Predicted 3D model of an 80-nucleotide RNA (c-di-GMP-I-GGC riboswitch aptamer) from an Armatimonadota bacterium. Its mean pLDDT, the model's own confidence on a scale to 100, is 89. Its Rfam family is "c-di-GMP-I-GGC riboswitch aptamer". Rfam links the family to the GO term cyclic-di-GMP binding. The sequence was found by an Rfam model in a public genome assembly. The model forms 95% of the base pairs in the Rfam consensus. Lineage of the source: Bacteria > Bacillati > Armatimonadota.
RNA sequence: ACCGAAAAAGGCAAACCCGCCGCGAGGCGGGGACGCAAAGCCACGGGGCUCUGGGAUCCGAGCUAGCCGGGUUGCCGAAG
Numbered sequence: 001a002c003c004g005a006a007a008a009a010g011g012c013a014a015a016c017c018c019g020c021c022g023c024g025a026g027g028c029g030g031g032g033a034c035g036c037a038a039a040g041c042c043a044c045g046g047g048g049c050u051c052u053g054g055g056a057u058c059c060g061a062g063c064u065a066g067c068c069g070g071g072u073u074g075c076c077g078a079a080g
Base pairs, nucleotide, nucleotide: 002080003077004076011036012035016031017030018029019028020027021026034066040072041071042070044069045068046067047064048063049062050061051060053059054058
């Protein structure tokens, strides 16, 4: 370094409920845990999703990092 233990310490938190924000996808806070070794961060490529928009399959503007890839930073430490 790869790797990721029926290890330890710590971390995050799906669905659902409440409040607030957003037209919406969805976001934030609280409760809650299905899960997660990057489920930290970045919309760069692909996918999915939204729209009070434009005549439009297209364009534009967005959302999703817990869909995949990529970039970047990082805790712990057995075996190999």